Model confidence (mean pLDDT): 86 of 100.
Predicted 3D model of a 524-nucleotide part of an RNA (small-subunit ribosomal RNA, 5' domain) from a metagenome.
RNAcentral holds the full RNA, with entries from SILVA.
[in-house]
Context: one part of a larger RNA
RNA sequence: GAUUGAACGCUGGCGGCAUGCCUAAUACAUGCAAGUCGAACGGCAGCGGGGGCUUCGGCCUGCCGGCGAGUGGCGGACGGGUGAGUAAUACAUGGGAAUCUGCCUGGUAGUGGGGGACAACUUAGGGAAACUUAAGCUAAUACCGCAUACGCCCUACGGGGGAAAGCGGGGGAUCUUCGGACCUCGUGCUAUCAGAUGAGCCCAUGUCAGAUUAGCUAGUUGGUAAGGUAAAGGCUUACCAAGGCGACGAUCUGUAGCCGGCCUGAGAGGGUGGACGGCCACACUGGGACUGAGACACGGCCCAGACUCCUACGGGAGGCAGCAGUAGGGAAUAUUGGACAAUGGGCGAAAGCCUGAUCCAGCAAUGCCGCGUGUGUGAAGAAGGCCUGCGGGUUGUAAAGCACUUUCAGUGGGGAGGAAAAGCGAUGGGUUAAUAACCUGUUGUCUUGACGUAACUCACAGAAGAAGCACCGGCUAACUCUGUGCCAGCAGCCGCGGUAAUACAGAGGGUGCGAGCGUUAAUC
Numbered sequence: 001g002a003u004u005g006a007a008c009g010c011u012g013g014c015g016g017c018a019u020g021c022c023u024a025a026u027a028c029a030u031g032c033a034a035g036u037c038g039a040a041c042g043g044c045a046g047c048g049g050g051g052g053c054u055u056c057g058g059c060c061u062g063c064c065g066g067c068g069a070g071u072g073g074c075g076g077a078c079g080g081g082u083g084a085g086u087a088a089u090a091c092a093u094g095g096g097a098a099u100c101u102g103c104c105u106g107g108u109a110g111u112g113g114g115g116g117a118c119a120a121c122u123u124a125g126g127g128a129a130a131c132u133u134a135a136g137c138u139a140a141u142a143c144c145g146c147a148u149a150c151g152c153c154c155u156a157c158g159g160g161g162g163a164a165a166g167c168g169g170g171g172g173a174u175c176u177u178c179g180g181a182c183c184u185c186g187u188g189c190u191a192u193c194a195g196a197u198g199a200g201c202c203c204a205u206g207u208c209a210g211a212u213u214a215g216c217u218a219g220u221u222g223g224u225a226a227g228g229u230a231a232a233g234g235c236u237u238a239c240c241a242a243g244g245c246g247a248c249g250a251u252c253u254g255u256a257g258c259c260g261g262c263c264u265g266a267g268a269g270g271g272u273g274g275a276c277g278g279c280c281a282c283a284c285u286g287g288g289a290c291u292g293a294g295a296c297a298c299g300g301c302c303c304a305g306a307c308u309c310c311u312a313c314g315g316g317a318g319g320c321a322g323c324a325g326u327a328g329g330g331a332a333u334a335u336u337g338g339a340c341a342a343u344g345g346g347c348g349a350a351a352g353c354c355u356g357a358u359c360c361a362g363c364a365a366u367g368c369c370g371c372g373u374g375u376g377u378g379a380a381g382a383a384g385g386c387c388u389g390c391g392g393g394u395u396g397u398a399a400a401g402c403a404c405u406u407u408c409a410g411u412g413g414g415g416a417g418g419a420a421a422a423g424c425g426a427u428g429g430g431u432u433a434a435u436a437a438c439c440u441g442u443u444g445u446c447u448u449g450a451c452g453u454a455a456c457u458c459a460c461a462g463a464a465g466a467a468g469c470a471c472c473g474g475c476u477a478a479c480u481c482u483g484u485g486c487c488a489g490c491a492g493c494c495g496c497g498g499u500a501a502u503a504c505a506g507a508g509g510g511u512g513c514g515a516g517c518g519u520u521a522a523u524c
């Protein structure tokens, strides 16, 4: 000099864009943060409507809009947080073969016929509660056989094995038990082949310090066989061999998430990994599996532990390193805000619902950038202050005065863009037996904004509301007076102060930067 997720002191007008627990991965009150689908299903608690009964108090009825709880599906493996652990099961770069992949895209072949349950519900219990037991009824895209098998899997090549589910819209003939069959469109489902995406695995090279850590290792190193996995493999087991690593630093100890980057520097290098992006790891501590395409799962389950809470003492409940917020720790770090309008995600055919992701607002000069605090004129060089050699000098065109301007802030008007879709009407094409329905193109129309009393713009009034901080001995830009008297004090280094101190303290003046300026800490 540059820089910072900074803090502290003094000061503080506005705006834009960023950033904001670096410490206790300490403990957490409260609210919210993952739901959704009635176009899978049986139903119907509550709400609204319709119908029926009524003694006018009410009662009945899933009939309709819808829908609590339940079965079922998809999603809770994403998104969000943190950096504890990890020095290599990580990360970076470059290779590799023995793998899986829901939703999505393309292709091929199917989607026939049956069965038995379990919730909800009802009844009867147990329990303080959490919850739970027994009996009975019932549906399905839940569950299980049978049939079929292009392709698929196994094979000793003879053969053997294995699947499915429906739902919604529309409809002219024909049939009908008046439910529908049937046709058609859409969407699902099954099997399989490919793609895309995502993930698992292996190898090489690189990745901090310590030798006051020199030897380490028994599934250890390799082989054979078997098991296991989606998959190679001591991954696991049995047997066999005695290997494997190490001064090119093994092992041990300490420290640490890694990278793109960021800071500095002419570069080489040094430092760093906060925000943003990629990867990894973790979710009170330790262990375990279940479900699933995917987890050994932050807001799932089981066990153990510590802690907190409830209890009728028998037993139960909990996990903010999600967003806010609280206590504590600390030099130190924000609101228990608004909205799903946009972008994106989950579910859904859609309408839509959910979304502390996100978009916004609030707080903080924490940083960067921009703007303002007025402009011109004005010598009687006013008054006052300070200095003085008492003549004057300086503050100083500075002020006052005069003439202007009105950014920003204030007040009052106007006012884009962030909004395109979806929906509805008309019309063309596709599909079809069809002018229904559905898909798709064009066009018209109707709306949808948290921010927002916003951006931007016009007008109004009046210089009106807006300057400080550090320094002035040398380094280093900037000097005098007074006080003090090795005292009080200053100080980054050299050093000042013991009676004329440009070095302490105050004042006048000056210098530097400026809504900031200094100090401290840290890095180059």
Stems, first nucleotide, its partner, number of pairs: 001524004006520005013371006019364002021329001026327003030324003035074003040071002043067002047065003050061004081282003090207007099199002104195008112146001114144002121136006152161003166187006174181002208254003215245003220242008257279004261272004284305005307318004335361001337360003343357001344355004374404004384395004408465001410460005418451001423445008468513005473494003479508005489496002